[in-house]
RNA sequence: GGAGGUGGAUGGAGGAUCGCCGGCGGGCGGGUAUCGCCCGCGGGAGGAAAGUCCGGGCUCCGCAGGGCAGGGAGGUCGUUAACGGCGACCCGGGGCAACCCGAGGGAAAGCGCAACAGAAACCACACCGCCGAUGGCCGGUGACCCCGCGCGUCUCUGAGAGGAACGCCGGGUGAGGCACAGGCAAGGGUGAAAUCGUGGGGUAAGAGCCCACGCGCGACAGCCGGGUGACCGGCGGCGGGGCAAGCCCCUCCCGGAGCAAGCUCGAAUAGGGACGUCGCAUCGGGCUGCCCGUCCGAGUGACCUCGCAUCGUGCGUAGGUCCCGAUGUCCGGGUGAGAGCGCUCGAGCGACGCAGCAAUGCGUCGCCUAGAUGAAUGGUCCUCACCGGCGCGGGGGCAACCCCGCGACGGGACAGAACCCGGCUUACAGUCCACCUCCGGCC
RNA sequence: GGCGGCGUAGCCAAGUGGUAAGGCAAGGGUCUGCAAAACCCUCAUCCCCGGUUCAAAUCCGGGCGCCGCCUCCA
Numbered sequence: 001g002g003a004g005g006u007g008g009a010u011g012g013a014g015g016a017u018c019g020c021c022g023g024c025g026g027g028c029g030g031g032u033a034u035c036g037c038c039c040g041c042g043g044g045a046g047g048a049a050a051g052u053c054c055g056g057g058c059u060c061c062g063c064a065g066g067g068c069a070g071g072g073a074g075g076u077c078g079u080u081a082a083c084g085g086c087g088a089c090c091c092g093g094g095g096c097a098a099c100c101c102g103a104g105g106g107a108a109a110g111c112g113c114a115a116c117a118g119a120a121a122c123c124a125c126a127c128c129g130c131c132g133a134u135g136g137c138c139g140g141u142g143a144c145c146c147c148g149c150g151c152g153u154c155u156c157u158g159a160g161a162g163g164a165a166c167g168c169c170g171g172g173u174g175a176g177g178c179a180c181a182g183g184c185a186a187g188g189g190u191g192a193a194a195u196c197g198u199g200g201g202g203u204a205a206g207a208g209c210c211c212a213c214g215c216g217c218g219a220c221a222g223c224c225g226g227g228u229g230a231c232c233g234g235c236g237g238c239g240g241g242g243c244a245a246g247c248c249c250c251u252c253c254c255g256g257a258g259c260a261a262g263c264u265c266g267a268a269u270a271g272g273g274a275c276g277u278c279g280c281a282u283c284g285g286g287c288u289g290c291c292c293g294u295c296c297g298a299g300u301g302a303c304c305u306c307g308c309a310u311c312g313u314g315c316g317u318a319g320g321u322c323c324c325g326a327u328g329u330c331c332g333g334g335u336g337a338g339a340g341c342g343c344u345c346g347a348g349c350g351a352c353g354c355a356g357c358a359a360u361g362c363g364u365c366g367c368c369u370a371g372a373u374g375a376a377u378g379g380u381c382c383u384c385a386c387c388g389g390c391g392c393g394g395g396g397g398c399a400a401c402c403c404c405g406c407g408a409c410g411g412g413a414c415a416g417a418a419c420c421c422g423g424c425u426u427a428c429a430g431u432c433c434a435c436c437u438c439c440g441g442c443c
Numbered sequence: 444g445g446c447g448g449c450g451u452a453g454c455c456a457a458g459u460g461g462u463a464a465g466g467c468a469a470g471g472g473u474c475u476g477c478a479a480a481a482c483c484c485u486c487a488u489c490c491c492c493g494g495u496u497c498a499a500a501u502c503c504g505g506g507c508g509c510c511g512c513c514u515c516c517a
Base pairs, nucleotide, nucleotide: 001439002438003437004436005435006434007433008432009431010430012384013383014382015381016380017379018378020044021043023041024040025039026038027037028036029035046414050425051424053423054422055421056420057419058258059257060256061255065292066291067290068289070254071253072252073251074250075089076088077087078086079085090104091102092101093100094099105249106248110247111246112243113242127188128187129184130183131182134181135180136178137177138176145172146171147170148169150168151167152166153165155164156163157162196214197213198212199211200210201209215239216238217237222235223234224233225232226231262341263340264339265338272331273330274329275328276327277326278325279324283297284296285295286294299323301322302321303320304319305318306316307315308314309313333516334515348367349366350365351364352363353362354361355360386411387410388409390407391406392405393404394403395402396401444513445512446511447510448509449508450507453467454466455465461497469485470484471483472482473481490506491505492504493503494502
């Protein structure tokens, strides 16, 4: 100097002026409270305020209990209020490296899936091929093989002559031949994937069948050493593919709803209607979808029919109607898009110290930093800084071009709180800093 | 602000691991003197980007867009 990697900071600065939303202080109005106006002081978006993807606080559902169902997490050890976050480490993958990435339990508990192709897709199989040891058939009445300017022909090749193949004949030699049963999975071929790879032995041919080296596994058979552990190293054992972001199994976690939660005050209206259930020892409703469990709740109302007993009359676990009460769902009505609380001091921020590799924790000191709700946080102007091309001047270089200064012009991202925090993810013009890696040059 | 759902051709839509059905519309062709009807053919980045898998519209994660519900009082 070039090419990268990791972590962090910043997200224009200063001023004038006019506004907006809170707070505090003062004054005026009858003015203590409340309200209105005026003046002064001081505060007023973010690193993501976003997406609402996780986790918690807080509030209500009576308590927040057990089981099933449902949902979620998934290497290990830490960390934390909690987490699917973060840190360190392990394993696997990528990169020369710094470093980065990983939804990273179980496929030998079971079920399921794998189109097309292929013989065969997971417990069995064989298309081409190899063998045919064993059994079978043929073979000294001569197989296979070799030779012949011997003969023949449905076939193949060639323009033809001829050749090939097959059959027959003659000669030589002299013991095997066929591939029917059957064996094999080495090689070919199919596929995304084919039952460990290479070499040697072995065999009729073959094969982890055996051996050597290598690769893999943790169902088995474990043992030794190291580590808190994931795991690592060694000896032994085994050789059987994939998918769990298919069902499922294992371990662990989860009650539901959400600040439009919820509480108080006030205005207005029809404290109205329809349908269902229940009214006391079994029903209804709530608490989570179901069950257990638990909590809350209203008539021993009237009348009619029926049944039983009876002189009257009474009783009923029966059926119906009405009234009352409780409760669920739906419809309708009202009104200011009311006011206040919740609401911002909090797992808060900063500095320093200590413990820890780190995430983080502990201690001391200091600080207070938006609380809007038809929803404030803005507009204009000036100066400076940054970026861009243009013009002018100067300098370097053969040149392309580069550097410095001045001038006017233009530009400045992603995006905006809404109960509050801890994270993750996504968007983002630029600028700056620290550490690390690789390559090249010079000293 | 909070909660829930959806996205397949111009429109309506089926398909939920194995070549993306069907209807309407549009374009072309056959038929006809010309049309209509009928018949045949054509038309897909399955909203986008990643991941799992041999294979993704489908399963998983992230993003984008659209739609719906939720105030108070009695």

Predicted 3D model of RNase P RNA and transfer RNA as a complex of 517 nucleotides. Rfam match: Bacterial RNase P class A. Rfam classes the family as a ribozyme.